[in-house]
RNA sequence: GCGCUCGUAGCUCAACGGUAGAGCAUCGGACUUUUAAUCCGUUGGUUGGGGGUUCGACUCCCUCCGGGCGCA
Numbered sequence: 001g002c003g004c005u006c007g008u009a010g011c012u013c014a015a016c017g018g019u020a021g022a023g024c025a026u027c028g029g030a031c032u033u034u035u036a037a038u039c040c041g042u043u044g045g046u047u048g049g050g051g052g053u054u055c056g057a058c059u060c061c062c063u064c065c066g067g068g069c070g071c072a
Stems, first nucleotide, its partner, number of pairs: 001071007010024004018055001027041004048064005
């Protein structure tokens, strides 16, 4: 330099173009003499940045940034 792939909550990951979710973690409560475990609930997102297509974009297209793999 070229090609492929990934980027979504604090972490690990989902999400046929039609309201962005789960588990764990945080916080609050129940239980317990207390802690742990268990149960219930709560909080948390400019979906890597910018632009485009569309009535509507995490999803499709372009470009840039970052990680990984391969070729040279």
Molecule: transfer RNA
Organism: Nitriliruptoraceae bacterium